[in-house]
Context: one part of a larger RNA
Molecule: large-subunit ribosomal RNA, domain I
Organism: Alphaproteobacteria bacterium
RNA sequence: GGCAUCUCGAGAAUGCCUAGGCUCUAAGAGGCGAUGAAGGACGUGAUACACUGCGAUAAGCUGCGGUUAGCUGUGAUUAAGCUUUGACCCGCAGAUUUCCGAAUGGGGAAACCCACCACAUCUGUGGUAUCUGCAACUGAAUACAUAGGUUGUAGAAGCAAACCCGGGGAACUGAAACAUCUUAGUACCCGGAGGAAAGGACAUCAACCGAGACUCCGUUAGUAGUGGCGAGCGAACGCGGAUCAGGCCAGUGGUCAUUUUGUAAGAACUAGAAUUGUCUGGAAAGGCAAGCCAAAGUGGGUGAUAGCCCCGUAUAGGUAGAAAGCAGAAUGAUCCAAGAGUAAGGCGGGACACGUGAAAUCCUGUCUGAACAUGGGGGGACCAUCCUCCAAGCCUAAGUACUCCUUAGAGACCGAUAGUGAACAAGUACCGUGAGGGAAAGGUGAAAAGAACCCCGAUGAGGGGAGUGAAAUAGACCUGAAACGGGAUGCCU
Numbered sequence: 001g002g003c004a005u006c007u008c009g010a011g012a013a014u015g016c017c018u019a020g021g022c023u024c025u026a027a028g029a030g031g032c033g034a035u036g037a038a039g040g041a042c043g044u045g046a047u048a049c050a051c052u053g054c055g056a057u058a059a060g061c062u063g064c065g066g067u068u069a070g071c072u073g074u075g076a077u078u079a080a081g082c083u084u085u086g087a088c089c090c091g092c093a094g095a096u097u098u099c100c101g102a103a104u105g106g107g108g109a110a111a112c113c114c115a116c117c118a119c120a121u122c123u124g125u126g127g128u129a130u131c132u133g134c135a136a137c138u139g140a141a142u143a144c145a146u147a148g149g150u151u152g153u154a155g156a157a158g159c160a161a162a163c164c165c166g167g168g169g170a171a172c173u174g175a176a177a178c179a180u181c182u183u184a185g186u187a188c189c190c191g192g193a194g195g196a197a198a199g200g201a202c203a204u205c206a207a208c209c210g211a212g213a214c215u216c217c218g219u220u221a222g223u224a225g226u227g228g229c230g231a232g233c234g235a236a237c238g239c240g241g242a243u244c245a246g247g248c249c250a251g252u253g254g255u256c257a258u259u260u261u262g263u264a265a266g267a268a269c270u271a272g273a274a275u276u277g278u279c280u281g282g283a284a285a286g287g288c289a290a291g292c293c294a295a296a297g298u299g300g301g302u303g304a305u306a307g308c309c310c311c312g313u314a315u316a317g318g319u320a321g322a323a324a325g326c327a328g329a330a331u332g333a334u335c336c337a338a339g340a341g342u343a344a345g346g347c348g349g350g351a352c353a354c355g356u357g358a359a360a361u362c363c364u365g366u367c368u369g370a371a372c373a374u375g376g377g378g379g380g381a382c383c384a385u386c387c388u389c390c391a392a393g394c395c396u397a398a399g400u401a402c403u404c405c406u407u408a409g410a411g412a413c414c415g416a417u418a419g420u421g422a423a424c425a426a427g428u429a430c431c432g433u434g435a436g437g438g439a440a441a442g443g444u445g446a447a448a449a450g451a452a453c454c455c456c457g458a459u460g461a462g463g464g465g466a467g468u469g470a471a472a473u474a475g476a477c478c479u480g481a482a483a484c485g486g487g488a489u490g491c492c493u
Base pairs, nucleotide, nucleotide: 001492002491003490004489005488006487007486008485009484015478016443017442020414021413022411023410024409025408026407027406028405029403030402031159032158039100040099041098042055043054044053046078049075050074051073061094062093063092064091065090066089070082071081072080105114106113107112115128116127117126118125119124130156131155132154133153134152135151136150137149138148163194164192165191166190167189168188174181178228204211205210215242216241217240218239219238225233226232246395247394248393249339251336253335254334255333256332257331258330259329260328261327262326263325269317270316271315275290276289277288278287279286291308292307293297299311300310301309344368345367346366347365348364349363350362351361354380375390376389377388378387379386430437431436450477453465454464455463456462
């Protein structure tokens, strides 16, 4: 030095677990905001920090209701207190609610600086942004007026996950290059709204038979078409379903406010059946034996696996201002209106599955421009016949889309390198000027019973005794594989 066996360490895999995730189902909710939001800053405790709560009344204040013996949130003790004169906790309603933030008195490098007016005065309280509608008072050039100004009053603004409508609108890519085309009216930007939105009661289709608003799904069908007839794009009629609803235009409807009538559901919460003995064991829920309940044998906990120990569960009950909600009625305010610069045509674009094509139909930037039911539109150039409908006004539930969020439930979903990035003070630590990027990190034990006391050591770290415990090779920790390191023994060199 090598090999083998044993042993000690280091290491963290594996197994088991779950406090957290993921996906879905049903119901609810679908908004919050000048009565100052979302989101923050700073404070606030007997408290150094982080989280949670709260706001100078600051882990809280008041009232009502519920419940009941404990409580002063968590990491996390300790101290000092509260509480049957009902604390803590739960529900409902209210008060307070610093500063920033639409931020709104002016400014500003957010959480800061500087004002004016009125009223109180001891510190204070309230008001003062902009735009729009309405009203009143004023008021130029300029006589009347108007513009403008001032005040009052009502509204708006800003935020929010997706879904929806509208206005703008790419490129990479594909075409095996590329330009029409495609990607795609996608991504993205802007505006607007609602719990859904949009659409909607035929100037529609059909085919000589007829149907009868709109929306969504299946099919028709990858068909008919369209297309450098390339790549590709791609209907409709009809049929089968979901759901069904029609109304109105000088008094009908929408919105808001006030009053009034009716009305279900519903908070915390309450009651809630039935088991003992023995054995093993640290511990019984396990084994054995004998019972019981069940409108309750979903589930969780308890020192191992419990229908009958605990919380629950089935079931039954209960609840406040009729506060809010919903439906109806009345009154008031406000908005709205018989469809011509329209239909159609020329030019230029766009949308239709349809790339200008034989291109109908729809929209319109521009130029023209009808008829008036004895009329007009459509039936894919156009004309005739025939059929069918009545534009240029408005409203309309359901079926459909989505889930930031609440409640209940489910899973041939994950189980700590998985599942959210995050099971832990995670969008944290840390990185970056910034936009932004972005971790690692779970498990003692049934119970801290978390090792009194003694010894070595530096009044250490660490260790040895002692003690607790079922176990301490469970001691800062479950289990504890392998690589890797040390030691002992044997053999070989």